[in-house]
RNA sequence: GAAACGAAAGGGCAAACCAGGAGUAAUCCUGGGGCGCAAAGCCGCGGAUCCUAGAAGUUGGAUUAAAUAAUUUUAAGUUUCUAGUUGUUAGGAUAGCCGGGCUGCCGAA
Numbered sequence: 001g002a003a004a005c006g007a008a009a010g011g012g013c014a015a016a017c018c019a020g021g022a023g024u025a026a027u028c029c030u031g032g033g034g035c036g037c038a039a040a041g042c043c044g045c046g047g048a049u050c051c052u053a054g055a056a057g058u059u060g061g062a063u064u065a066a067a068u069a070a071u072u073u074u075a076a077g078u079u080u081c082u083a084g085u086u087g088u089u090a091g092g093a094u095a096g097c098c099g100g101g102c103u104g105c106c107g108a109a
Stems, first nucleotide, its partner, number of pairs: 012037002017032006035096001041102003045099003048094007056086007063076005
């Protein structure tokens, strides 16, 4: 001087939440805060989850027709509108969901 093991010290990052700001949203940025983190440093490459938009399917409502005094009931699915839901396509978000890639601090016995 290097490697393995690894104590300590010094430092680092910062969840929820709060305030201000950006975005349709998921979420992000700044400050406070501190649950945690030895890669919780960086990269959306694979999966996963989430958001937005489109077209499609499907369910309900409006709708249309008939009956009824009316509430309502039955039928239709042509047109249009609307709410939910399913998978899909496109775009986006999460690196503190998992994997992958790149980089990296200290060092007693």